The prediction has a mean pLDDT of 80. This is a predicted structure of a 123-nucleotide RNA (SAM riboswitch aptamer (S box leader)) from a Candidatus Fermentithermobacillaceae bacterium. The source organism's lineage runs through Bacteria, Bacillati, Bacillota, Candidatus Fermentithermobacillales and Candidatus Fermentithermobacillaceae. Of the family's consensus pairs, 97% are formed in the model.

RNA sequence: ACCUUAUCCAGAGCAGGCGAGGGACCGGCCCCAUGACCCUGCGGCAACCCGCGACGCAACAGGUCGCGAAGGUGCCAAUUCCGGCAGAACCGGUCCAGUUAAGGCGGUUCUGACAGAUAAGGG
Numbered sequence: 001a002c003c004u005u006a007u008c009c010a011g012a013g014c015a016g017g018c019g020a021g022g023g024a025c026c027g028g029c030c031c032c033a034u035g036a037c038c039c040u041g042c043g044g045c046a047a048c049c050c051g052c053g054a055c056g057c058a059a060c061a062g063g064u065c066g067c068g069a070a071g072g073u074g075c076c077a078a079u080u081c082c083g084g085c086a087g088a089a090c091c092g093g094u095c096c097a098g099u100u101a102a103g104g105c106g107g108u109u110c111u112g113a114c115a116g117a118u119a120a121g122g123g
Stems, first nucleotide, its partner, number of pairs: 002122007013042005021031003025084004043076003048072002050068006080115001085112008095103001
């Protein structure tokens, strides 16, 4: 590289440096010379790993719940910024149709995938 599992509508910014794009891709919508992105320092958030306790067990481990934050990561615009694929419900009227229905198209809500990020483990 890759594989497995869990989480992703919460939370948390100042200073210095650099100087042009950045938010992965596409569409949208945003951020940005009043300096973004990125880097460094300090600060903070959170609680995956971690520590302690309770439940539970013959006992341990796993698990669930609670508390903590020294250490290892992570994170500190916008829900992973929103959508993209599939399904369900409802709505619409510019398509098709002789008409209606069905279908197609568009929208809203919900569900599940895919992709991605992070952690822990494997490799």